[in-house]
This is a predicted structure of a 395-nucleotide RNA (Bacterial RNase P class A) from an Anaerolineae bacterium. Taxonomically the source falls in Anaerolineae (Bacteria, Bacillati, Chloroflexota). Its Rfam family is "Bacterial RNase P class A". Gene Ontology terms of the family: ribonuclease P activity, tRNA processing and dimeric ribonuclease P complex. Rfam's curators write: Ribonuclease P (RNase P) is a ubiquitous endoribonuclease, found in archaea, bacteria and eukarya as well as chloroplasts and mitochondria.
């Protein structure tokens, strides 16, 4: 100095006007002042826990998820560190990564056959009939068709066809059968906690793919959710109980109307007045359970954040100091205008052609809390940085 590969962080500042939510104080009780008000993802809701009610949640069955070994953690399908397999030239990245030599299914097209001791167009061989030539003719030899048998070695089909090399071996020919080589199972040693690696014997000659197919094996999971749950409670309906009566008139009346008495609400407290309901089909006062509306709480001191020690290769524990950091509830946390800084394009200068100075114009992403907390996973204008590989040039 180009190219990559990895992992951390930041994600726009100041000011000034104007809006909103919380707290807190003040007073004139609806306004004024202080202070405070989003994320690395607050997102998707994809696992995983605290919480909370469901009967206490215990065990069986179904059923649903995970799955190579060892850590770590409240728990995880998460994270570290390892093994294998795959990719890369390398840093490095990528993997549901137990079993298909337990059983049972699945594989379009092609292809004779798709896993079952399958098939057999073409090919190789043998026998039978029968035919064609050929000669040195009791016959021999070289072919064709046709029928039966054998073979699966060679073509050929397909993404995939039952190990390779080579002998032996046969009519051909096959792991049929021998060496050796490959891949497996097993036992034995051995490095390792362990996955798994290395090494030697033994087998049988080979066991094909798919389990993110159904089963089998190991583990795991009781279900619903902060609109969980508690707690207070207008209004209205529902019970319990107390609660003030006579006449008159109409064709009648407990019903409708008026006249007295009484009860009972309003009219700021008490008298008075008024003004309205009402008198057993009961005004109105009171009690009582359950509970709508609303309201409080769950709800912000927490598996909590910063700094530094120590213990680990890490993930992570521990521990010692210091902080307190949105809490709305139809959901606040915005907006404008100014300077500044960063990218980008653009004009112009000025240059040691590596830049750098001045305008100018656009542009600061993605998003936005809702009971919490750990993962994942996805989005993201633009920068800042650690490590690590590779190739060139210089000393």
């Nucleotide at each position: 100095c180009a190219g990559g590969u990895u992992g951390g962080c930041c994600g726009g500042g100041u000011g000034a006007u104007u809006g909103c939510g919380g707290c807190c104080a003040g007073c004139u009780u609806g306004c004024u002042g202080g202070c405070u008000g989003a994320g690395g993802a607050a997102a998707g809701u994809c696992c995983g826990c605290a919480c909370u009610c469901c009967a206490u949640a215990g065990a069986g069955c179904a059923c649903g998820g995970c799955g190579c070994c060892g850590g770590c953690u409240a728990a995880c399908g998460g994270c570290c560190g390892g093994g294998c397999g795959g990719g890369g030239a390398a840093a490095c990245c990528c993997g549901a990564c137990g079993g298909c030599a337990a059983g049972u299914g699945c594989a379009a097209c092609a292809g004779a056959g798709a896993g079952g001791u399958u098939u057999a167009u073409u090919g190789c061989c043998u026998g039978u009939u029968u035919u064609g030539g050929g000669c040195a003719u009791a016959g021999c030899c070289c072919g064709g068709c046709a029928c039966a048998g054998g073979u699966g070695a060679g073509g050929g089909u397909g993404a995939a066809a039952c190990g390779g090399u080579g002998g032996u071996g046969u009519a051909a020919g096959a792991g049929a059968c021998c060496a050796c080589c490959g891949g497996c199972a097993g036992u034995g040693g051995u490095c390792g906690u362990a996955a798994u690696g290395c090494c030697a014997c033994u087998g049988g000659c080979c066991a094909g793919g798919c389990a993110a197919a159904c089963c089998c094996c190991g583990c795991c999971g009781g279900g619903a959710g902060c609109a969980a749950g508690a707690c207070c409670a207008a209004g209205c309906a529902g019970g319990g109980u107390g609660g003030a009566a006579g006449g008159u008139g109409u064709g009648u009346a407990u019903u409708c109307a008026c006249c007295u008495a009484c009860g009972g609400g309003g009219c700021a407290g008490c008298u008075c007045g008024u003004u309205c309901c009402g008198u057993c089909u009961g005004a109105c006062a009171u009690c009582c359970g359950g509970g709508u509306a609303g309201g409080u709480u769950g709800c912000a001191u927490g598996a909590g954040g910063g700094u530094g020690g120590c213990a680990g290769u890490a993930a992570u524990g521990c521990u010692a100091c210091u902080c307190c950091c949105a809490g709305a509830u139809a959901g606040a946390u915005g907006a404008u205008c100014a300077c500044c800084a960063g990218c980008a394009u653009u004009u112009g200068g000025u240059u040691c052609u590596g830049a750098c100075c001045a305008g100018a114009u656009g542009u600061u992403a993605c998003a936005g809390a809702a009971u919490g907390c750990g993962g994942c996973u996805u989005a993201u204008a633009g920068g800042c940085u650690g490590a690590c590989c590779u190739g060139g040039c210089a000393a």

It is recorded under the gene name rnpB.